[in-house]
Context: one part of a larger RNA
Molecule: small-subunit ribosomal RNA, 3' major domain
Organism: uncultured soil bacterium
RNA sequence: UGACGGGGGCCCGCACAAGCGGUGGAGCAUGUGGCUUAAUUCGUCACUAACCGAAGAACCUUACCAGGGUUUGACAUCUAAGGAAUCCUGAUGAAAGUCGGGAGUGCCUCGCAAGAGGAGCCUUAAGACAGGUGUUGCAUGGCUGUCGUCAGCUCGUGUCGUGAGAUGUUGGGUUAAGUCCCGCAACGAGCGCAACCCUCAUUGGAUGUUGCCAGCAUUAAGUUGGGCACUCUUCCGAAACUGCCCGGGUAACCGGGAGGAAGGUGAGGAUGACGUCAAGUCGGCAUGGCCCUUACAUCCUGGGCUGCACACAUGCCACAAUGGUCGUUAACAAAGGGAAGCAAUAGGGUGACCUGGAGCGAAUCCCAAAAAUACGGCCUCAGUUGGAAUCGCAGUCUGCAACUCGACUGCGUGAACGCGGAAUCGCUAGUAACCGCAGAUCAGCUAUGCUGCGGUGAAUACGUUCCCGGGCCU
Numbered sequence: 001u002g003a004c005g006g007g008g009g010c011c012c013g014c015a016c017a018a019g020c021g022g023u024g025g026a027g028c029a030u031g032u033g034g035c036u037u038a039a040u041u042c043g044u045c046a047c048u049a050a051c052c053g054a055a056g057a058a059c060c061u062u063a064c065c066a067g068g069g070u071u072u073g074a075c076a077u078c079u080a081a082g083g084a085a086u087c088c089u090g091a092u093g094a095a096a097g098u099c100g101g102g103a104g105u106g107c108c109u110c111g112c113a114a115g116a117g118g119a120g121c122c123u124u125a126a127g128a129c130a131g132g133u134g135u136u137g138c139a140u141g142g143c144u145g146u147c148g149u150c151a152g153c154u155c156g157u158g159u160c161g162u163g164a165g166a167u168g169u170u171g172g173g174u175u176a177a178g179u180c181c182c183g184c185a186a187c188g189a190g191c192g193c194a195a196c197c198c199u200c201a202u203u204g205g206a207u208g209u210u211g212c213c214a215g216c217a218u219u220a221a222g223u224u225g226g227g228c229a230c231u232c233u234u235c236c237g238a239a240a241c242u243g244c245c246c247g248g249g250u251a252a253c254c255g256g257g258a259g260g261a262a263g264g265u266g267a268g269g270a271u272g273a274c275g276u277c278a279a280g281u282c283g284g285c286a287u288g289g290c291c292c293u294u295a296c297a298u299c300c301u302g303g304g305c306u307g308c309a310c311a312c313a314u315g316c317c318a319c320a321a322u323g324g325u326c327g328u329u330a331a332c333a334a335a336g337g338g339a340a341g342c343a344a345u346a347g348g349g350u351g352a353c354c355u356g357g358a359g360c361g362a363a364u365c366c367c368a369a370a371a372a373u374a375c376g377g378c379c380u381c382a383g384u385u386g387g388a389a390u391c392g393c394a395g396u397c398u399g400c401a402a403c404u405c406g407a408c409u410g411c412g413u414g415a416a417c418g419c420g421g422a423a424u425c426g427c428u429a430g431u432a433a434c435c436g437c438a439g440a441u442c443a444g445c446u447a448u449g450c451u452g453c454g455g456u457g458a459a460u461a462c463g464u465u466c467c468c469g470g471g472c473c474u
């Protein structure tokens, strides 16, 4: 000077408390450990690993294992020789590959032509070299997590101290904030805070097609004429600043009020200071050193990553009547995606789906049915018309191929489960909870995951003694 204290003072945070809903018990999904295995590829391990890398493991991916091959190599540059490219085809083989046969001459420059040279491509030979998801994240870059969106971390000059260093940055107030005010041997400044950026909420102008429809006509229908007022679209503006009023205060500021769509940071996002953990990543990428070089490289077929006495983590679905189921009509979204694509009307099938193909590179057409909800019927508290696991049979679709190991459909089967011990998690408002919709990845999908979108829509916060984390002074 820091750090630490079951020392003190002050102050924050869903930290506790007050509430609401969960996890921990059941079944299943997914990840991890362990065990097993020829292999079950690798990394990640308190918070900060465990639906994490992986926003898609049947082959591929793929790094693992078994077997079958190749050795200048699957990929790059250089040299030499030959052929150009490219296409067809035989034998063998699980394929990769190995051994053959045939067709075939393009482009550019010079040239009448023959031919010569060149670019690109292929084959062969030799060697320089390639190659390595081999190792070291404790050699590194870059990126990331975390403390933490916490309010801090520093510098110049000056002053003080022999010096380490202090001061400033402490103090009195105030704030979400080292935010601002006052004071002060300090005066200034930088990185952070805030603001500048994006979205949402109000409104003006512009813009009217593919959007909209008040009035007029028309129609089954904004369908058409017409119109651009309204909704909406996109762009440019306005608006909020403690600006105004009252009270308190030296001030900063605080409490209340008015007006206003919005009020004291309006709500949300993006944004992460100096640093900490030799934190994570050499398997995204890059890269030093070390190591392999007929193999630790590379190609292929098949298998494995999906194994299962068990343990943990994250979820989904339930245990029911605020419910389940059927029907009917009736609804009411937002945000997205679509050409090797989205696919309507129509027809077939109980259904998954099939046939077919209008329209649409999309404010035009399609995905598309929103669901919870409302209305009506049944069920009447039961392991049930709750619950759906498991298994059998028959099918549909994708794909070269669904045995290991896909999703979906129909019929049958109908398990555990009676609201969950100790313990533990999330959330303060359009939030929690409940409800569905879309997208990325993607042939298909083990998505109940993730990222977004809207619909319905609460309860509670006395307070800071205590638990956890953090800030300032001592």
Base pairs, nucleotide, nucleotide: 007474008473009472010471011470012469013468015464016463019427020426021425022424023423027316028315029314030313031312032311033310034308035307042053043052064303065302066301067300068299069298070297073129077128078127079125080124081123082122083121086103087102088101089100090099091098092097107118108117109116110115131292132291134290135289136288140286141285142281143280144279145277147275152191153190154189155188156187157186158167159166160165171182172181173180197269198268199267200266202238203237204236205235206234208232211228212227213226216225217224241263244257245256246255247254248253319420323379324378325377326376327375329374330373336367337366338365341360342359346355347354348353386417391412392411393410394409395408396407397406433456434455435454436453437452438451439450